Large-subunit ribosomal RNA, domain IV from a Dehalococcoidia bacterium, 327 nucleotides, folded computationally. RNAcentral holds the full RNA, with entries from ENA. Its mean pLDDT, the model's own confidence on a scale to 100, is 83.

Context: one part of a larger RNA
RNA sequence: CCCUCGUUAAGGAACUUGGCAAUCUAGCCCCGUAACUUUGGAAGAAGGGGUGCCCUGAUUUAUCAGGGUUACAAUAAAUGGGCCCAAGUGACUGUUUAACUAAAACACAGGUCUGUGCUAAAGCGUAAGCUGAUGUAUACAGGCUGAUACCUGCCCAGUGCUGGAAGGUUAAUGGGAGGGGUUAGCGCAAGCGAAGCUCCGAACGAAAGCCCCAGUGAACGGCGGCCGUAACUAUAACGGUCCUAAGGUAGCGAAGUCCCUUGUCGGGUAAGUUCCGACCCGCACGAAUGGUGUAACAACUUGGGCGCUGUCUUAACGAGGGACUCG
Repeated sequence: CCCUCGUUAAGGAACUUGGCAAUCUAGCCCCGUAACUUUGGAAGAAGGGGUGCCCUGAUUUAUCAGGGUUACAAUAAAUGGGCCCAAGUGACUGUUUAACUAAAACACAGGUCUGUGCUAAAGCGUAAGCUGAUGUAUACAGGCUGAUACCUGCCCAGUGCUGGAAGGUUAAUGGGAGGGGUUAGCGCAAGCGAAGCUCCGAACGAAAGCCCCAGUGAACGGCGGCCGUAACUAUAACGGUCCUAAGGUAGCGAAGUCCCUUGUCGGGUAAGUUCCGACCCGCACGAAUGGUGUAACAACUUGGGCGCUGUCUUAACGAGGGACUCG
């Protein structure tokens, strides 16, 4: 010096990214217990007091009262909650990266959409066949969302899906106009050229799809710009204009989303880039890719406080095991 432990004056987070780590607390009995709340909880809230043994008394086991005594959660040892305030996220118990991530990720009950009438849809298999299911739409399958509460706005132009069928386009098959090759024959030659065989092939007609016409957003998705205007100024309820399928509603908002930015104001501190409450100028929130609240819950994340401590001021001593030296 390293590892694992023990103790420590005064101070008590000044340490540090951060109270990381280590203390503190602790069982049982009695008293007592707030906001909030889905009335179940919150709650072991918080915060107090007691606790062993011996003697005496209360008729006495329990229990209580008085006195004494010691090594005091009255433990032989081991085992054995620190607490509170506020915010974020996810409702919750649960699940997960076996061996760097346990979470705000996954799941979940609940919600909703779509498909499916049974030889179901969907899935596995070349098939036979099997699962679905010895189930039958209060069922099964797939997608999204994610308890509960209050809600879930506008856009169907594009893409998708569903429905439609008048017209357009259109494959194979059908159809066969017409053309080419070959040659019996004709012709002085150039050439023409039947039948057969063969190569190609127009019109016509022809399904779905696409074009087309509608519907559909808890389908994929999207949800504007410029200019002017009120009797201080400022601002603009108001007006004009361009574009669009429609121009972001409720709610929330410097947010886990805000670049400028340590925005501005208030709170907390002597001092606060974090935190809490507001404001709204939302670079670039926003409604089941859910929006906003919410009791309970969390080895979750953030800020604050009380208690507590060798984290620190600032180190010291001790125990065991190593390292090191000699053998």